Glycine riboswitch aptamer, 96 nucleotides, folded computationally. Its mean pLDDT, the model's own confidence on a scale to 100, is 75. The sequence was found by an Rfam model in a public genome assembly.
RNA sequence: GAGAAAACUCUGGAGAAUCCCUUAGAUGGGUGCCGAAGGUGCAAGGCGGGGGCUGCGGCUCUUUGCUGAAUCUCUCAGGCAAAAGGACAGAGGCGA
Numbered sequence: 001g002a003g004a005a006a007a008c009u010c011u012g013g014a015g016a017a018u019c020c021c022u023u024a025g026a027u028g029g030g031u032g033c034c035g036a037a038g039g040u041g042c043a044a045g046g047c048g049g050g051g052g053c054u055g056c057g058g059c060u061c062u063u064u065g066c067u068g069a070a071u072c073u074c075u076c077a078g079g080c081a082a083a084a085g086g087a088c089a090g091a092g093g094c095g096a
Stems, first nucleotide, its partner, number of pairs: 008092005017031001019030003032080003038076001039074001041072001045067003048063006
C1' cells in the first nucleotide's frame, strides 16, 4: 500500500382482515389471506451404477442411487393498523 467473509452500528426496505367471537387489554377460538426471519421441496450439472465404442488416453448413451441454487415452491414456523420484526441493498466497521 492492497485487502475476503462474519459479528456489530447507521440508513433504506415489500406483501396480506385495525375481520368475527371473547376480553379491560393481551392470551385463546373461528374464517379469509401474505411470503422477505428460519425451515421444506427440486432443474441443469457433478459423483456413482449400467450399456456401447476405443487408437486404452478417453468418448458416448442411459438413470433405480447420492449430491444439487434462488427473491422459485410449500406455508411447518412466522406475519396481515401503528410499533417491532424483516430477505436484500448502501455506508461504516473488522483485517485473513